[in-house]
RNA sequence: CUUCGAUAAGGGCAAACCGUCGGCAACGGCGGGACGCAAAGCUUCCGGCCCCAUCGGGGUAGCGGGGCUACCGGA
Numbered sequence: 001c002u003u004c005g006a007u008a009a010g011g012g013c014a015a016a017c018c019g020u021c022g023g024c025a026a027c028g029g030c031g032g033g034a035c036g037c038a039a040a041g042c043u044u045c046c047g048g049c050c051c052c053a054u055c056g057g058g059g060u061a062g063c064g065g066g067g068c069u070a071c072c073g074g075a
Base pairs, nucleotide, nucleotide: 002075003074004073005072012037013036017032018031019030020029021028022027035062041068042067043066045065046064047063048060049059050058051057052056
């Protein structure tokens, strides 16, 4: 540097649901809470799905794909 994720070690994130706030909504923030995750870190470039609307705009990165970055260990 590339690649893989067995076995560990140190850890990390946080679904549903509940409370609260924002939003027309999808959904998001914060707190609680853990279904899971080896990139469930970041990023809308492509596809899907969802919302508002009808020119378009918004959301989902934990729906796939792509890009960038990264701890430990094996090769």
The RNA shown here (c-di-GMP-I riboswitch aptamer) has 75 nucleotides and comes from an Alphaproteobacteria bacterium. NCBI's taxonomy places the organism under Bacteria, Pseudomonadati, Pseudomonadota, Alphaproteobacteria. Its mean pLDDT, the model's own confidence on a scale to 100, is 89.